Transfer RNA from a Gammaproteobacteria bacterium, 74 nucleotides, folded computationally. Taxonomically the source falls in Gammaproteobacteria (Bacteria, Pseudomonadati, Pseudomonadota).
RNA sequence: GGUGAUGUAGCUCAGUUGGUAAGAGCGGCGGAUUCAUAACCCGCAGGUCGGUGGUUCAAUUCCACCCAUCACCA
Repeated sequence: GGUGAUGUAGCUCAGUUGGUAAGAGCGGCGGAUUCAUAACCCGCAGGUCGGUGGUUCAAUUCCACCCAUCACCA
């Protein structure tokens, strides 16, 4: 340099004929339980869906460019 893949909560990841309100597990906080801790149980918070444009009545989803990471080729 070329090709491809990935980017969604603190971490690991779901989320397809584009459609009221974006989710799970772990972690965090609070409660309950216990003599106490852990585990289990209940609840809560936490998101510019990588960025900028475009298409559309409507975009995490489709298109273009850019950025980052990974793989392959040279």
Background: It matches the Rfam family "tRNA".